Molecule: transfer RNA
Organism: Candidatus Parcubacteria bacterium
RNA sequence: GGCCCUAUCGUCUAAUGGUUAGGACAGUUCCCUCUCACGGAACAAAUCGGGGUUCGAAUCCCCGUAGGGUCA
Numbered sequence: 001g002g003c004c005c006u007a008u009c010g011u012c013u014a015a016u017g018g019u020u021a022g023g024a025c026a027g028u029u030c031c032c033u034c035u036c037a038c039g040g041a042a043c044a045a046a047u048c049g050g051g052g053u054u055c056g057a058a059u060c061c062c063c064g065u066a067g068g069g070u071c072a
Base pairs, nucleotide, nucleotide: 001071002070003069004068005067006066007065010025011024012023013022018055027043028042029041030040031039048064049063050062051061052060
């Protein structure tokens, strides 16, 4: 340098072009307990950046960025 793949809450991971962007762990608050742990309830938290297609984009297309693989 060519080609291919990936990028979503703090972490891991779902999501037929029409989802309130879901779940687990972690976090915060409350309940339980003499206290802690366990257990229960609630809350907060995310679509890598820019552009395009579309009535509608996390999803499709293009360019970039980052990571990985492969060929030279």